Description:
RNAcentral holds the sequence, with entries from ENA. The RNA shown here (transfer RNA) has 73 nucleotides and comes from a Chloroflexota bacterium. Rfam family: tRNA. The family's RNA type in Rfam is transfer RNA. Model confidence (mean pLDDT): 81 of 100.
RNA sequence: GGCGGCAUCGUCCAACGGCUCAGGAUGCCGGGCUUUCAACCCGGCGAUGGGAGUUCGAUCCUCCCUGCCGCCA
Numbered sequence: 001g002g003c004g005g006c007a008u009c010g011u012c013c014a015a016c017g018g019c020u021c022a023g024g025a026u027g028c029c030g031g032g033c034u035u036u037c038a039a040c041c042c043g044g045c046g047a048u049g050g051g052a053g054u055u056c057g058a059u060c061c062u063c064c065c066u067g068c069c070g071c072c073a
Base pairs, nucleotide, nucleotide: 001072002071003070004069005068006067007066010026011025012024013023018056027045028044029043030042031041032040049065050064051063052062053061
């Protein structure tokens, strides 16, 4: 330099172009239970990398940028 893949809560993983306040697990915070801790139960917190485009409508499709991974040179 060329090609391909990936980018979503702190972390890991979901989400037929239209329900989804974008869901689950874990984490963190608070409470319950317990003599205490752990476990368990309840509640809460928390995300679509940036910019354009297509569309009535984009997490999803297209392009560019950024970052990471891989292959080739």